[in-house]
C1' cells in the first nucleotide's frame, strides 16, 4: 500500500427562545394559578428466548411422567451465558465454526436406484487349480471359487504398497488407521509411548429410547391495604366429596358430609378511585491486588426517569462530519423509544474513531 | 405489559411413524345445448410466510426473524 481477521468505543457539541412530565421550594387565606431550580430513555430500552431477584399459592414435600441441558475444568445469584482448554471440521495465515454424552441395553426407519440396505450379497466382470461327465484333445458342461476391478446409491463390512493365489482375499508381511491391555503426563477432557488383535455389528438419538444433572405452579393485570358501589340473584355441575394443586397418585390445610353451603362453568350485578408493592440496586465509574482469562476482595466516589394510555419535543444560529456544488451556497444524519428490576442472548442499525493481529506486493 | 394460536394454489382447508405436494370452489380450454346455467373431460396455476441448522433427503425436527388472530382488571 493492499486485503483481511479479531476486540473495543461513540452514535452529534454549545447556546438563544417556545414546550412537555413528575419533583422541590416560593407566593397566594384555601384551591385553580403563577415564579424559579436541578432533573428527565438505549446500545440495542426491542424480540420476550433463557436464567435470577420479588410476590402469592403448603413452610414448596414425595413418587411417577413431563420438560430443557450434553466435552472437560471453572466464573456466575443463576443460564441455553461467559472464560480458559481439549477433540472435529474449515482458512495459506491471523482467526472462525461445532445440541461435541451412548448405534455392542432395546425398537423403528434407511424412499428411488442397485444383485444386495444389514451379523449383507454373485448383475456384469475374473478363475477353471481339485471333483464328475463330454470331446473333433484346442476345448466344453456341471459342481463351483472369488468382493480385487465395473455399475447403483448419500451409505456397499479398514486404506496404500508388496508377497500369495487357478482367480482372489488381512489369506501374510510393513506403514496409517482401529479394538484391547499396560505405563507415563495432566484435576481432567485427553496426549504420548510400549505391547498385543488381523480388524469386530454401516448411517440416523434437533426418531423413540438410554445414561448422567438440573427443573413445583403462576406472574407486576403477581400481591397487599383503604374507599366506592350492587340483587352474596339466576341456571347447571355428585353413587359426598370439592377446592388450594393449572398432567396423575400419595401427602397437607380449609369448606362441607341436616334442606344442596363453599367451589367450578355460564347468564346477570357493581366499581372503572387512592396510596403501596416502585426504584439505593448481584448498581455505576475510578484505583489497587488475586488469577491466563471469565470473574472476585479492599478502598474512595456518585445518586441520575418513574408516569392516568403513558412526558422527555420543535424552532433559530453557531461548530464539527458526510455529500453535491454555478464556490455565493443547498442539502443530510440511521436502529429505534423505558413501565416492577436485574444477569446474558439473539435480532435491527447511516456513519465514525481506537487497539491488537495475519497474508501479498513495493522500497530502504 | 403477560399468555396462547395460525401462516400450504386465487380463497376454504387436509397432509404423521421425514421419502408422491394435494381436495372442494373458482380459472382457462374442449364437448354438449339453438343459446345460457347445470352437467363431462382435459389443463394451468406452489420460493408450503422468510432465513438458518440436523439429516443423503424437510411442508413435517431444531433455532432465529415477520405478520396476523386470540385471551387476561377487580367486588359481591
Nucleotide at each position: 500500500a493492499g486485503u483481511g481477521u479479531c476486540g473495543u468505543c461513540c452514535g452529534g457539541g454549545c447556546g438563544g427562545c417556545c414546550g412537555c412530565g413528575g419533583g422541590u421550594g416560593g407566593u397566594c387565606u384555601u384551591g385553580c394559578g403563577c415564579c424559579a431550580c436541578a432533573c428527565g430513555a438505549g446500545g440495542a430500552a426491542a424480540g420476550u428466548c433463557c436464567g435470577g431477584g420479588c410476590u402469592c399459592c403448603a413452610u414448596a414435600g414425595g413418587g411417577c411422567g413431563c420438560g430443557a441441558u450434553g466435552g472437560u475444568g471453572g466464573c456466575u445469584a443463576a443460564c441455553u451465558g461467559c472464560c480458559a482448554c481439549c477433540g472435529g471440521g474449515g482458512g495459506c495465515a491471523a482467526c472462525c465454526c461445532c445440541a461435541g454424552g451412548g448405534a455392542a441395553a432395546g425398537u423403528g426407519c434407511c424412499g428411488c436406484a442397485g444383485a444386495a440396505a444389514g451379523u449383507a450379497g454373485a448383475c456384469c466382470g475374473c478363475c477353471u487349480a481339485a471333483g464328475u461327465c463330454c470331446u473333433u484333445c484346442g476345448g466344453g458342461a456341471c459342481c463351483g471359487g472369488u468382493a480385487a476391478g465395473g455399475g447403483u446409491g448419500a451409505a456397499a463390512g479398514g486404506g496404500u504398497g508388496a508377497g500369495g493365489u487357478a482367480a482372489g482375499a488381512g489369506c501374510u508381511c510393513a506403514c496409517c488407521g482401529c479394538g484391547c491391555g499396560u505405563c507415563u503426563g495432566g484435576u481432567g477432557a485427553c496426549a504420548g509411548g510400549c505391547g498385543u488383535g488381523g480388524c469386530a455389528g454401516g448411517g440416523u438419538a434437533a426418531a423413540c429410547c438410554c445414561c448422567a444433572u438440573c427443573g413445583g405452579g403462576a406472574g407486576a393485570a403477581a400481591g397487599c391495604u383503604c374507599a366506592u358501589g350492587u340483587a352474596g340473584g339466576g341456571a347447571g355441575g355428585a353413587u359426598a366429596g370439592g377446592u388450594g394443586c393449572g398432567g396423575c397418585c400419595c401427602g397437607c390445610a380449609c369448606c362441607g358430609u341436616u334442606u344442596g353451603a363453599a367451589c367450578c362453568u355460564c347468564c346477570g350485578g357493581g366499581u372503572a378511585g387512592a396510596g403501596c408493592g416502585u426504584u439505593u440496586g448481584a448498581g455505576g465509574c475510578c484505583g489497587u491486588c488475586a488469577g491466563c482469562a471469565a470473574u472476585g476482595g479492599c478502598g474512595g466516589u456518585c445518586c441520575u426517569a418513574g408516569a392516568g394510555a403513558a412526558a422527555u419535543g420543535g424552532u433559530c444560529g453557531u461548530c464539527a462530519c458526510c455529500u453535491c456544488u454555478u464556490c455565493g451556497g443547498a442539502g443530510g444524519g440511521a436502529c429505534a423509544g423505558g413501565a416492577c428490576c436485574c444477569g446474558g442472548c439473539u435480532u435491527a442499525c447511516a456513519g465514525g474513531g481506537c487497539g491488537a493481529c495475519a497474508c501479498u506486493c513495493a522500497u530502504c | 405489559g403477560g399468555g396462547g394460536a395460525u401462516a400450504u394454489a386465487g380463497c376454504u382447508c387436509a397432509g404423521u411413524u421425514g421419502g408422491g405436494a394435494g381436495a372442494g370452489c373458482g380459472c382457462g380450454u374442449g364437448g354438449a345445448u339453438c343459446g345460457c346455467a347445470c352437467c363431462c373431460a382435459c389443463g394451468a396455476g406452489g420460493u408450503c410466510g422468510g432465513g438458518g441448522g440436523u439429516u443423503c433427503g424437510a411442508g413435517u425436527c431444531c433455532c432465529c426473524c415477520u405478520a396476523u388472530c386470540u385471551c387476561c382488571a377487580c367486588c359481591a